This is a predicted structure of a 1458-nucleotide RNA (small-subunit ribosomal RNA) from an uncultured bacterium. The coordinates come from a structure-prediction model, not an experiment, and the mean pLDDT is 87.

[in-house]
RNA sequence: AGAGUUUGAUCCUGGCUCAGAAUCAACGCUGGCGGCGCGCCUAACACAUGCAAGUCGAACGAGAAAGUGGAGCAAUCCAUGAGUACAGUGGCGUACGGGUGAGUAACACGUGGGUAAUCUACCUCUUAGUGUGGAAUAACCCUGGGAAACCGGGGCUAAUACCGCAUAAUCCCGAGAGGGGAAAGUCGAAAGACGCUGAGAGAGGAGCCCGCGGCCGAUUAGCUAGUUGGUGAGGUAAGAGCUCACCAAGGCAAAGAUCGGUAGCCGGCCUGAGAGGGCACACGGCCACACUGGCACUGAAACACGGGCCAGACUCCUACGGGAGGCAGCAGUGGGGAAUCUUGCACAAUGGGGGAAACCCUGAUGCAGCGACGCCGCGUGAGCGAUGAAGCCCUUCGGGGUGUAAAGCUCUUUCGGCAGGGAAGAUGAUGACGGUACCUGCAGAAGAAGCUGCGGCUAACUACGUGCCAGCAGCCGCGGUAAUACGUAGGCAGCAAGCGUUGUUCGGAGUUACUGGGCGUAAAGAGUGUGUAGGCGGUUCGCCAAGUUCGGUGUGAAAUCUCCCGGCUUAACUGGGAGGGUGCGCCGAAAACUGGCAGGCUUGAGUGCGGGAGAGGAGAGCGGAAUUCCUGGUGUAGCGGUGAAAUGCGUAGAGAUCAGGAGGAACACCUGCGGUGUAGACGGCUCUCUGGACCGCAACUGACGCUGAGACACGAAAGCGUGGGUAGCAAACAGGAUUAGAUACCCUGGUAGUCCACGCCCUAAACGAUGCACAUUUGGUGUGGGCAGUUCAUUCUGUCCGUGCCGUAGUUAACGCGUUAAAUGCGCCGCCUGGGGAGUACGGUCGCAAGACUGAAACUCAAAGGAAUUGACGGGGACCCGCACAAGCAGCGGAGCAUGUGGUUUAAUUCGAAGCAACGCGAAGAACCUUACCAAGGCUUGACAUCCCUUGACAGCCAUAGAAAUAUGGUUUCCCUUCGGGGCAAGGAGACAGGUGGUGCAUGGUUGUCGUCAGCUCGUGUCGUGAGAUGUUGGGUUAAGUCCCAUAACGAGCGCAACCCUUAUCAUUAGUUGCCAGCACGUAACGGUGGGAACUCUAAUGAAACUGCCGGGGAUAACUCGGAGGAAGGUGGGGACGACGUCAAAUCAUCAUGCCCCUUAUGUCUUGGGCUACACACGUGCUACAAUGGCCGGUACAAAGAGCAGCAAAUCCGCAAGGUGGAGCGAAUCUCAAAAAACCGGUCUCAGUUCGGAUUGUGGGCUGCAACCCGCCCACAUGAAGCCGGAGUUGCUAGUAAUCGCGAAUCAGCAUGUCGCGGUGAAUGCGUUCCCGGGUCUUGUACACACCGCCCGUCACACCACGGAAGUUGGGAGUGCCCGAAGCCAGUGAGCUAACCGCAAGGAGGCAGCUGUCGAAGGCAAGAUCAAUGACUGGGGUGAAGUCGUAACAAGGUAUCC
Repeated sequence: AGAGUUUGAUCCUGGCUCAGAAUCAACGCUGGCGGCGCGCCUAACACAUGCAAGUCGAACGAGAAAGUGGAGCAAUCCAUGAGUACAGUGGCGUACGGGUGAGUAACACGUGGGUAAUCUACCUCUUAGUGUGGAAUAACCCUGGGAAACCGGGGCUAAUACCGCAUAAUCCCGAGAGGGGAAAGUCGAAAGACGCUGAGAGAGGAGCCCGCGGCCGAUUAGCUAGUUGGUGAGGUAAGAGCUCACCAAGGCAAAGAUCGGUAGCCGGCCUGAGAGGGCACACGGCCACACUGGCACUGAAACACGGGCCAGACUCCUACGGGAGGCAGCAGUGGGGAAUCUUGCACAAUGGGGGAAACCCUGAUGCAGCGACGCCGCGUGAGCGAUGAAGCCCUUCGGGGUGUAAAGCUCUUUCGGCAGGGAAGAUGAUGACGGUACCUGCAGAAGAAGCUGCGGCUAACUACGUGCCAGCAGCCGCGGUAAUACGUAGGCAGCAAGCGUUGUUCGGAGUUACUGGGCGUAAAGAGUGUGUAGGCGGUUCGCCAAGUUCGGUGUGAAAUCUCCCGGCUUAACUGGGAGGGUGCGCCGAAAACUGGCAGGCUUGAGUGCGGGAGAGGAGAGCGGAAUUCCUGGUGUAGCGGUGAAAUGCGUAGAGAUCAGGAGGAACACCUGCGGUGUAGACGGCUCUCUGGACCGCAACUGACGCUGAGACACGAAAGCGUGGGUAGCAAACAGGAUUAGAUACCCUGGUAGUCCACGCCCUAAACGAUGCACAUUUGGUGUGGGCAGUUCAUUCUGUCCGUGCCGUAGUUAACGCGUUAAAUGCGCCGCCUGGGGAGUACGGUCGCAAGACUGAAACUCAAAGGAAUUGACGGGGACCCGCACAAGCAGCGGAGCAUGUGGUUUAAUUCGAAGCAACGCGAAGAACCUUACCAAGGCUUGACAUCCCUUGACAGCCAUAGAAAUAUGGUUUCCCUUCGGGGCAAGGAGACAGGUGGUGCAUGGUUGUCGUCAGCUCGUGUCGUGAGAUGUUGGGUUAAGUCCCAUAACGAGCGCAACCCUUAUCAUUAGUUGCCAGCACGUAACGGUGGGAACUCUAAUGAAACUGCCGGGGAUAACUCGGAGGAAGGUGGGGACGACGUCAAAUCAUCAUGCCCCUUAUGUCUUGGGCUACACACGUGCUACAAUGGCCGGUACAAAGAGCAGCAAAUCCGCAAGGUGGAGCGAAUCUCAAAAAACCGGUCUCAGUUCGGAUUGUGGGCUGCAACCCGCCCACAUGAAGCCGGAGUUGCUAGUAAUCGCGAAUCAGCAUGUCGCGGUGAAUGCGUUCCCGGGUCUUGUACACACCGCCCGUCACACCACGGAAGUUGGGAGUGCCCGAAGCCAGUGAGCUAACCGCAAGGAGGCAGCUGUCGAAGGCAAGAUCAAUGACUGGGGUGAAGUCGUAACAAGGUAUCC
């Protein structure tokens, strides 16, 4: 410090997620030791038991018993125990220490101040005292009541308990005079000590007040009656409405009162670079609380955790009458919970209470125990040890890994164990910890390693199992038969007595942006203005010193943190010192800036004067054109409407046309990216009223300004209310069409509405998707208004204001913006923070309503989005091409047959191929074989290969059985050799063979297709943040990315073309088997013979064609048109040749091959059957339907091939198929071989025929082991459908289509198929609008699996959360009333009454009782509020394949949207 994730890829925006650190933690697996810490976050839930606050006999009275000793016979007594124990009076303490965080949003806390408005026991210091009297009362004794707790009556008694009197330095009250007010003793022989009283001071502590600071919600906006203030009184330690009476009507609040929710606050802790954010456990400070609520008493202090009273709930005891209790002290129990310890030891230390002290008390504390809960430290051994054991894992079978790891050898002993010694902590004594720390010795590698991960992020990979199953997952995502992602194993990586997971916090997140973000299109500028508060504010001078800056000073507790030094062996931990602590107070200084006060200035702003422009606003009046309607005339059959129609109107006279009239609405041309207005908006003409802007002048004011939360005003259309109006248009509605449907688009009608007046509504894609104001920053060119100068001019120049376009710098994610900023600054306002849910719900405000404004959450997703790029696509555009259409010719689709396919059937009808690009395809040829299928019968190292052992035969032939394979029997019986062996065959054992079994979606190879379409790319350069672009686009041209020109490109590659083959012409060479012109011989005839090398031909080498030449066009180019010459002319014709790629295209059945599967079978052998089935459907063909023909006879002319297990001539036989025969030929020699159409002649004469030949019968032929299933051919006989083929559809542009025959491969035999060959030989092409396919450019896109795409809504089903709802239940809070405990206060006090007064009576004073104000709990009442729940209901979200349609994305097929 970043990374993953939206896309085909890119940049940006934006969320989600991860890596880090931390934790009072919990859970899973595992677990050796020690040190230091920490340990109920939940039920402030309930608590058994024990302990946690007592102490003082030197304040006081009283005062045992057991036991022991003694005496006595004994009862008993004495002494001791002992002035002890127990209890009481009194004093001090119990307000500390310890616990908890419920409440509390508050002067509770923090920080800094104030207290002249205060108190303070114990302690310290100072000062002055401590004299003299009195009356009671517990304990105790007697007695009564009660179950108990406890209570009552009578009697005795003490004090440092209580009360007088005296005294008063100081103190208190009072203006003063004056008045008031204390005390206690105890111990000691004494000195004296400890106390006591008054007062002052201090220290420490406490109370009260104030400034500032620190949570959320405005869907809480108003709150307040002791409320705010005053006067007086009361009250308190003390100021104060703290309380009361009276008076006044204030006080608080948008800088957030009140209300609601949440919460103890801080030092600090965690995180972070910091600023911040989160937290409040341990330690420390403060506060609050002590079962819940209220109350006071005592006291220095409490409204009191282990005190009291009352009320309430709960628990316990009870004799039912009454009582008792409060672990949020330490342990501990139950409960709750994911979860948190021992009913331990000691007062030895530190500290606290009491005491003069000894001492006592102390669950504070010091220690120990339990828990890996955390931090820190240590160990589980160290060295040597193999080309490397075994095991396990992988493997290409060679090897590799675990791995120096182990074993083995040599060492060591930390920790732990055993044994011995043994502290410091303790100033004199005293040690819980503790026989602990530590030290020493002994034995022995001995007792001590796990957890998580290994697809990317993120370090670490293989095998097997599994097969969208089981499972994993933090995000992206893995798993559907080759999973580095699941499970296991081996290996590896990381950490280590721990390791992972989960929760939480900060970080990363600049993702709330102070530091440090944004708002044209990503989320985001309010529809517009006026303006309040607030914020900000021109220039100059002076003063002040609030802000600001500087210096000093106080404070900011300790602990924590940082640095330095030290102590435990180290560290954690801990001691000392220093620093820091960004804050607040005080003192002083400065005066630039901000601010305040005062005075000036004119440039900001405004006023004035003078002008012109304008659909600016309001009202009234006027005008013409057009539509419609009415009346009348003319006139006749249609009009209207559409893609086409129909509804509709019209013979009762429409439409058309003429004339007249009525009425409403809107204002053509002018009209302009022209004008005006803040926006919405504003358009005939005239008049009246009226707002603003602009220009010029520079007279006036003198900062009067900018922005603007709330507030107020305006605000298109639609809509609402009342009343008018209504020509046209036109939601709803009706009808007609369209359609599968058509509640639409189209048509005919048509009501609200549109118009006017008044009143509401207040929203728009109210848009420049761009808030307002000011300033600064290159330019060019239009246009509107004004001014100045200038010109012959209406010309030109300058300037101010407005409105457009293009562009520099700059800016932006890009697109773009660019003086009218989206540039650069400043000021103010509004708004945003992932998508969906949702602008929804609830609440509130407004509205007549519709609805508007404000505006969530649960839940759900990992995206949603912006701009640009490349493709693909479009019922987008432009250009171009192709037998693509058109123009033609011949077909197919109808018939019969052949053949392939589907389907069906079957024991099997083997398998594959599936739109084009499967279907006469694999198959260039299924009777057996082939053959893969079926049935039956056999074999199991096998039909076939390699290795090993044994044998020397096996085969053949014959016989028997059998369908055969095969079995049995008989017969015959090895070869070569370098003697090692080898070949061949049989038998045997196992490694293995074998598989047309699966997967073409694991593959190689091969092939099809787009497409012989003209494209596809690269290097360098340039442009762009980038994907990418450029080049390859543009203007021409071409069959062509062919070429030329232009050009930030310049070149290059794969394609195109050419090079290759063939064909067309010629030349040369060559001349047999081919040829024969001339010469000769021979024949009936024939290159038959001699010969020839001319010609044809053969086959080799060359030539020839290149837009080369001429002319026109064109840029003078490329090229094109025409012409000449030429056998051939613009690639001459044909072929081979197929770019980058697409289709998970085809093929595991050509072959090869990974993996899986079978192994007496999914292998192999054999026989027979099947692949040939047949209601049917489709493809491809053949033959036809006839006269351009059929039949008969005759006569011509090819090319290219094939041939020895072959082609086969002649001859003869047969009607023929064929047979016989075997000359010739391994072929320019011989054979197949007859070419056919054609031509000549004849016949048929339009008919189901002399067309057509299917089907069937009979008889033959050929091949073959064998033609039954199931071959071909011949002859005779039979003679079906069919008379030119619906919708639709195919091929072909010239030697082509059409037509005619010939050959070959396969092959024993079997083509209408396939591949070739030649013969005859057309028609048409205007042209590119349309259909199909393709190319280039461009445009739109929400597509990228790419339109066979994407995607919307209802309905149905399941699940989830939420809203509404008659209600129901509960909580907290408030208000009013009722009741009114305890208690303080006040009043009363006839009852009772020790201290003082008084001789006494009595009094003073006090108490009980009673009454009143206040007053908790409780009750009643009406509301508000929160939560839970609710039949039913509403929408929302999610879900692999449901239903209906097709709304959106392309012009999405009616442009879309608000």
Its Rfam family is "Bacterial small subunit ribosomal RNA". Gene Ontology terms of the family: ribosome and structural constituent of ribosome.